The RNA shown here (transfer RNA) has 78 nucleotides and comes from Bacteroidetes bacterium QS_9_68_14. Model confidence (mean pLDDT): 82 of 100. Rfam family: tRNA. The family's RNA type in Rfam is transfer RNA.
RNA sequence: GCGGCCUUCGUCUAGUCUGGUCUAGGACGCCAGCUUUUCAUGCUGGUAACACGGGUUCGAAUCCCGUAGGCCGUGCCA
Numbered sequence: 001g002c003g004g005c006c007u008u009c010g011u012c013u014a015g016u017c018u019g020g021u022c023u024a025g026g027a028c029g030c031c032a033g034c035u036u037u038u039c040a041u042g043c044u045g046g047u048a049a050c051a052c053g054g055g056u057u058c059g060a061a062u063c064c065c066g067u068a069g070g071c072c073g074u075g076c077c078a
Base pairs, nucleotide, nucleotide: 001074002073003072004071005070006069007068010028011027012026013025020058029047030046031045032044033043034042051067052066053065054064055063
C1' cells in the first nucleotide's frame, strides 16, 4: 500500500443480515425509596450510549461513501 472485520450507557452486550411498535432493550454498576434493629439480600423507580462527517429515503443504530481508531491477513522498499 491492498483486502477483510470491528467501534452502541461507567463495564459487558442485544438489536444491523431483511430500514419502521427503537425519542434504542438487558445484565452488572451507580443513585433514591421500600423492606430489615443494622448490614446483606430482596422489591420498585431512576441514571446513562449508536466513533465522526456526508449521502440515499417519507423514515437510518441498521443501507452507501469518506475519515479516525483497533484487530487480522497479505504485498513493496530498505